Model confidence (mean pLDDT): 76 of 100. A computed fold for a 74-nucleotide RNA from Streptomyces nodosus, annotated as Fluoride riboswitch aptamer (crcB RNA motif). Taxonomically the source falls in Streptomyces (Bacteria, Actinomycetes, Kitasatosporales, Streptomycetaceae). RNAcentral holds the sequence, with entries from Ribocentre.

RNA sequence: GGAGGGGGUGGCGAUGAGGCUCGCCGCAACCGCACGACCGGAGCACCGACCGUGCUGAUGGCCUCUCCCUGACG
Numbered sequence: 001g002g003a004g005g006g007g008g009u010g011g012c013g014a015u016g017a018g019g020c021u022c023g024c025c026g027c028a029a030c031c032g033c034a035c036g037a038c039c040g041g042a043g044c045a046c047c048g049a050c051c052g053u054g055c056u057g058a059u060g061g062c063c064u065c066u067c068c069c070u071g072a073c074g
Stems, first nucleotide, its partner, number of pairs: 010025004016065006032055005039048003
């Protein structure tokens, strides 16, 4: 000096906030799905990126609040 490991702090888990809890990361974790076209790898299937169209969900999970939409009752 580098790699790896442990601890603390911090960050992340497809749209906001709080509590509890789980997992992940150490410049990484994270950045949804379906169909079609196109490009690259490849003998096809397949994989990845990009483009177009369409779809679900405010949670990683539970509870609560907030925002939006729909229906019913007062």